Annotation: Predicted 3D model of a 477-nucleotide part of an RNA (small-subunit ribosomal RNA, 3' major domain) from an uncultured prokaryote. It matches the Rfam family "Bacterial small subunit ribosomal RNA". Its family is annotated with structural constituent of ribosome and ribosome in the Gene Ontology. The coordinates come from a structure-prediction model, not an experiment, and the mean pLDDT is 85.
Context: one part of a larger RNA
RNA sequence: UGACGGGGGCCCGCACAAGCGGUGGAGCAUGUGGUUUAAUUCGACGCAACGCGAAGAACCUUACCUACUCUUGACAUCCUCGGAACUCGGCAGAGAUGCCUUGGUGCCUUCGGGAACCGAGUGACAGGUGCUGCAUGGCUGUCGUCAGCUCGUGUCGUGAGAUGUUGGGUUAAGUCCCGUAACGAGCGCAACCCUUGUCCUUAUUUGCCAGCACGUAAUGGUGGGAACUCUAAGGAGACUGCCGGUGACAAACCGGAGGAAGGUGGGGACGACGUCAAGUCAUCAUGGCCCUUACGAGUAGGGCUACACACGUGCUACAAUGGCCGGUACAGAGGGCUGCGAAGUCGCGAGGCGGAGCGAAUCUCAGAAAACCGGUCGUAGUCCGGAUUGGAGUCUGCAACUCGACUCCAUGAAGUCGGAAUCGCUAGUAAUCGCGAAUCAGAACGUCGCGGUGAAUACGUUCCCGGGCCUUGUACA
Repeated sequence: UGACGGGGGCCCGCACAAGCGGUGGAGCAUGUGGUUUAAUUCGACGCAACGCGAAGAACCUUACCUACUCUUGACAUCCUCGGAACUCGGCAGAGAUGCCUUGGUGCCUUCGGGAACCGAGUGACAGGUGCUGCAUGGCUGUCGUCAGCUCGUGUCGUGAGAUGUUGGGUUAAGUCCCGUAACGAGCGCAACCCUUGUCCUUAUUUGCCAGCACGUAAUGGUGGGAACUCUAAGGAGACUGCCGGUGACAAACCGGAGGAAGGUGGGGACGACGUCAAGUCAUCAUGGCCCUUACGAGUAGGGCUACACACGUGCUACAAUGGCCGGUACAGAGGGCUGCGAAGUCGCGAGGCGGAGCGAAUCUCAGAAAACCGGUCGUAGUCCGGAUUGGAGUCUGCAACUCGACUCCAUGAAGUCGGAAUCGCUAGUAAUCGCGAAUCAGAACGUCGCGGUGAAUACGUUCCCGGGCCUUGUACA
């Protein structure tokens, strides 16, 4: 100087408390451990691994296993020789591949040849998701959006170092003010950026329809309009600016006015010096080591989907604030040409036929659901719950056996609110309800977004956890 303390003081944070909803019990989904296996590829392991890499394993992916094959190689550059490239068909084979065969003879040319491509050969070399993240770059997690981390000069100290950065107030903040052997400065904080909330101007189509007409069973459908909504570009607006009080005449705090919004308005992007030899050699790059008729490459099939069990994360429930039936409203944000696919029609349905329109404020995915109105059920393992299984189908795809999703009929398991323990959340939040997208042929209860309905509680900081500043002890570094 740090670090640590079941030392002290001050102060924060859904840290506790106050509340609301869960997890832990059940079934299923998914990840992991373990076990099994020819293989169940590899990585990730307290917080900060475990719906994580994977935004999507039937083949492919794929790195694993088995079998069958290749050896200048599936991929790159160079050299020699031959042939344009390319293409029809047959046989063997699981295929890779092997054998035979048909058509074709193009482009440039100084007529030597050359360019692209294919085949054969030789060696230089290729290749490796093989090892080392404790050799590395890059990227990332975490403490933590915590308020800190430092420097120059000066001063003090023999020196390590201190001072500044401590102190009094204040703040979300090393934020600001005052004081001060310090005076300044840098990286952080804040602001500048995006979005949302109010208004104005401009623009008026594909969006809008107040007033004026036309028309319809109905609809901005038509003429027209530019008010309103929306859209999207530019601006205005919030700064403790104003008033009162408190304060040290400061910074600031408390209350108020006006205002769509008030003291950082809400949300996002943004992550200081560093810590964890944290994570990644399997995104990529890369040193070293290792393999080179194999640790490289191709193909078929299998595996990554196994199952006594254990854990994490979720979904669905256990019902009446509910289930079922009928009727009837109201979103936002997105996607669409190898695409979205309307009307109509067939099917109980998944879906089929159909093909209008739309590269989309025009057409379409697209019926939002909870809610509301009416009916029924009456506390029951039930008209709750839907696992499991049998049967019949639909769709995607070369192909759904291992191993897809969905539909219909039948079946109807556990489950009556969950031990110890434990998680999230402070407002348009929790809870609850549906919708969309990425990936994607198909395959979400996951992920990322979007809106609808919409709470309760916070006395307080003694305690648990984490953190900041000052101080104290130390045989620790």